[in-house]
Molecule: THF (Tetrahydrofolate) riboswitch aptamer
RNA sequence: UUCAGAGUAGACAUUCUUGCGUUAAGUACCUUGCAGACGGGGAGUUGCUGUGAGGACGAAGGUUUUUUCCGCGGUAAGAUUGUCGCAUCCCGCUGAC
Numbered sequence: 001u002u003c004a005g006a007g008u009a010g011a012c013a014u015u016c017u018u019g020c021g022u023u024a025a026g027u028a029c030c031u032u033g034c035a036g037a038c039g040g041g042g043a044g045u046u047g048c049u050g051u052g053a054g055g056a057c058g059a060a061g062g063u064u065u066u067u068u069c070c071g072c073g074g075u076a077a078g079a080u081u082g083u084c085g086c087a088u089c090c091c092g093c094u095g096a097c
Stems, first nucleotide, its partner, number of pairs: 002096004010084004015079005020073003029055008040091004061070002
C1' cells in the first nucleotide's frame, strides 16, 4: 500500500416473572415543537429514540359473599435466548500480504 475482520448504543422476536388497565389508561396512526443518542476518536442526516401539544380511531369480559380465580389488551418493567446492527465519511484497532 492492498485485502479481510472485530467491536457500541440500540431495534425486533421467543420464553419466564412481577405489575398496570379492563370505571379504557396504554399500544398502534397523523401533524407539529423541543431534546437526546448514534463502534476507540472526530463529523453526522431527510434515519433513530424520548418528550410536550393537537387530531383521528378504539376494546372482553366472566367468576367469587369477600378474598380470589380464568381471561382479555397490537399493555409496562425486569430477566433470558436468538436475529439484525456504527445511515454515511475520515482516522484508529486486529490479521494476512